A computed fold for a 72-nucleotide RNA from a Candidatus Komeilibacteria bacterium, annotated as transfer RNA.
NCBI's taxonomy places the organism under Bacteria, Bacteria candidate phyla, Candidatus Komeiliibacteriota.
Its mean pLDDT, the model's own confidence on a scale to 100, is 80.
Its Rfam family is "tRNA". Rfam's curators write: Transfer RNA (tRNA) molecules are approximately 80 nucleotides in length.

[in-house]
RNA sequence: GCGGGUGUCGUAUAACGGUCAUUAUAUUAGCUUCCCAAGCUAAGGAAGGCGGUUCAACUCCGCUCACCCGCU
Numbered sequence: 001g002c003g004g005g006u007g008u009c010g011u012a013u014a015a016c017g018g019u020c021a022u023u024a025u026a027u028u029a030g031c032u033u034c035c036c037a038a039g040c041u042a043a044g045g046a047a048g049g050c051g052g053u054u055c056a057a058c059u060c061c062g063c064u065c066a067c068c069c070g071c072u
Base pairs, nucleotide, nucleotide: 001071002070003069004068005067006066007065010025011024012023018055027043028042029041030040031039048064049063050062051061052060
């Protein structure tokens, strides 16, 4: 330099062009307990960035950034 792949709550993940983005864990609050742990309930929290297509984009397209793999 060329080609391919992956970027989603703190962490790990799912799904899909469609109206509230899933689940687990963690965090916070409450319940329970003499206390802790465990258990139950609830709450908040996410699409790498920019642009394009579309009535509608996390999803499709382009560029770019980070990481991984291969070729040279």